[in-house]
Context: one part of a larger RNA
RNA sequence: GAGCGAACGCUGGCGGCGUGCUUAACACAUGCAAGUCGAAUGCGCAGCAUCCUGUAGCAAUACAGGGUGUGGGCGCAUGGCGAACGGGUGCGUAACACGUGGGCAACCUUCCCUUCGGUGGGGGAUACCCCCGCGAAAGCGGGACUAAUACCGCAUAACACUCCUUUGGUUAGCUCCGAGGGAUUCAAAGCAGCAAUGCGCCGGAAGAGGGGCCCGCGGCCGAUUAGCUAGUUGGUGAGGUAACGGCUCACCAAGGCUAAGAUCGGUAGCCGGUCUGAGAGGAUGAUCGGCCACACUGGAACUGAGACACGGUCCAGACUCCUACGGGAGGCAGCAGUGGGGAAUCUUGCGCAAUGGGCGAAAGCCUGACGCAGCGACGCCGCGUGGGGGAUGAAGCUUUUCGGAGCGUAAACCCCUUUCGACCCGGACGAAUGCCCGCAAGGGCUUGACGGUACGGGUAGAAGAAGCCCCGGCUAACUACGUGCCAGCAGCCGCGGUAAAACGUAGGGGGCCAGCGUUGCUC
Numbered sequence: 001g002a003g004c005g006a007a008c009g010c011u012g013g014c015g016g017c018g019u020g021c022u023u024a025a026c027a028c029a030u031g032c033a034a035g036u037c038g039a040a041u042g043c044g045c046a047g048c049a050u051c052c053u054g055u056a057g058c059a060a061u062a063c064a065g066g067g068u069g070u071g072g073g074c075g076c077a078u079g080g081c082g083a084a085c086g087g088g089u090g091c092g093u094a095a096c097a098c099g100u101g102g103g104c105a106a107c108c109u110u111c112c113c114u115u116c117g118g119u120g121g122g123g124g125a126u127a128c129c130c131c132c133g134c135g136a137a138a139g140c141g142g143g144a145c146u147a148a149u150a151c152c153g154c155a156u157a158a159c160a161c162u163c164c165u166u167u168g169g170u171u172a173g174c175u176c177c178g179a180g181g182g183a184u185u186c187a188a189a190g191c192a193g194c195a196a197u198g199c200g201c202c203g204g205a206a207g208a209g210g211g212g213c214c215c216g217c218g219g220c221c222g223a224u225u226a227g228c229u230a231g232u233u234g235g236u237g238a239g240g241u242a243a244c245g246g247c248u249c250a251c252c253a254a255g256g257c258u259a260a261g262a263u264c265g266g267u268a269g270c271c272g273g274u275c276u277g278a279g280a281g282g283a284u285g286a287u288c289g290g291c292c293a294c295a296c297u298g299g300a301a302c303u304g305a306g307a308c309a310c311g312g313u314c315c316a317g318a319c320u321c322c323u324a325c326g327g328g329a330g331g332c333a334g335c336a337g338u339g340g341g342g343a344a345u346c347u348u349g350c351g352c353a354a355u356g357g358g359c360g361a362a363a364g365c366c367u368g369a370c371g372c373a374g375c376g377a378c379g380c381c382g383c384g385u386g387g388g389g390g391a392u393g394a395a396g397c398u399u400u401u402c403g404g405a406g407c408g409u410a411a412a413c414c415c416c417u418u419u420c421g422a423c424c425c426g427g428a429c430g431a432a433u434g435c436c437c438g439c440a441a442g443g444g445c446u447u448g449a450c451g452g453u454a455c456g457g458g459u460a461g462a463a464g465a466a467g468c469c470c471c472g473g474c475u476a477a478c479u480a481c482g483u484g485c486c487a488g489c490a491g492c493c494g495c496g497g498u499a500a501a502a503c504g505u506a507g508g509g510g511g512c513c514a515g516c517g518u519u520g521c522u523c
Stems, first nucleotide, its partner, number of pairs: 001523004006519005013383006019376002021341001026339003030336003035081003040078006047070010088294003098218007107211003112207001114205006120154001122152002130143005160185001162183008190199003220266003227257003232254008269291004273284004296317005319330004347373001349372003355369001356367004386416004396407004420464001422459005430450001434445004467512005472493003478507005488495002
C1' cells in the first nucleotide's frame, strides 16, 4: 500500500446491489419446513335427485323417519409414487476424501426417450369399520366382515437367466461381442370415457442422465515419533455383493510396509476460486458452484431402483419432559425465534405471482427450495447536503511588535436552481401459462407476494441533510494559553523537571468524507 463474513470509538441524509454466529457439531419453548393421487380401492358422513311413511294443514307445503341413486365436498384406512431430491452444518477425515487423467473383459440404475413382444385364466387373505377386553397415557390384544393397480399359484414365453454344445470376430486371456442347436427357470392390472381412444401394467433391447468399484499423478507440520504389521502379505476353496477384492471364513505358505520417512503424534473437509504480488510465489477455502462427511452420542439393520436414511425403525447411553410410578415422549448442523458462549452476526414477516421440485389425466394441492420484503454504513457503487454574484474586507473569535494580521467571498445581501427528501395525481414490466369457443387461423375470460413499489407528471421552498482523524521527524499541516518528569502522549525515534509546534484546550491549518479513526488478521 492492498485486502476482510470483521469488531470497537466518534459521527450518520438517500438509493441500488450484495452480505450478515468466524465463538458452544452448546441446550432448545412455539409455529411452519413432504406430501400427493377418488381416473387403483373399501367404509362412514355431508350435499343433491327421487320415492315411500307419519304428523300439521282443505291444499300448496313444512317437519320427522326410511329406501334407492348420485356424490372426492369431508374423515379414516388399504394401495401407488415421492419422502435417498431440495435445505443445513464442517464434527470426523491426511483418506482414492478431493483435484486431474484413465480403466471396469468386474457392475447397478425408479422415473424419462426410442424400439420389440405380451397383457390369458383363477385363488386365498387383510386394514379401516363393528364387537369384546387391557392401559393414566403412549398404545396394545382377541373375535367377526370386506375391496383393489395389495398378495399368491397356474397358463403362455424370447434376441432374457443358468447349463451343455457348434461357429465367426475380438482380446494379453473361453475374455467379450455376434450367429445356430438343446435343456432348465421366471411375467402381467387395470382405470377413465357413450365411443373413438387415452393413461397404465409385464418381459426384452438400446439410449440419456445418475451412481458403484479400481488405478497413475498431485496438494500440511513434527525424527525431541524409527521401526510398523496377524486377516497381517500371498495362495487354494467356499461364502457374500449389483460387482472385483483378505470383503468374510476354512486350510496352506511367510510374507507385506519403511530415511524417496513406514508407524505414531498434531492440525485440517477438498476443489473451482478468493486476497496479495510485476511475476514467481505466499496466504486462504465466508457468500456462489462441484465433490465428500455428518444429523443428540455410539451401534445396527429393514424397506426400496436408490439409504444403512436430518424432520424413518430398532438397541444402548447422556440429557429434557409427562406419569395414576406400572410405563411412556423427544432430538432446529431446515426457516424464523429463545437461552447460553462471545469483541461480534438479522424478522417467531409476505407469497407460491415467477423459477424449480413432488404427486396428479387435469383442475389443482404441497413446497421456510425459491421469489420478495424487514433489520445492520457490514461492504462496494452512485447521489445529495446547493449554484452564481458579493468588501481593502461587517460582527465575533484567535493573535499581535497594538500599527495590524488571520478565519475570509467565508457570512450577511442580491440573483438562480430544486437532484434527494416531503406532499398531490397517475401507475407498471416481470404473465408465460391455465380455462372456454373453434378443424384451424384466431377470439374470449383469468392469474402479481413484491406494491400503490419502481417509474412518469405536478406543488412549495435553500428550504430537511457533516463529520472524523491528524499537524516534532518519518509525514501534508503552527501559533497562543494551561500544565511543570505532574497530568498525560506514544507505530518507531522519543516528548513532559516554568516560555512544550510532541500533554490538555482554543484559534488556525492538513487529510479523508457519510464516513473517519483504532484494533485484529493476510500478502

The prediction has a mean pLDDT of 85. The part of an RNA shown here (small-subunit ribosomal RNA, 5' domain) has 523 nucleotides and comes from a Candidatus Acidiferrales bacterium. Its Rfam family is "Bacterial small subunit ribosomal RNA".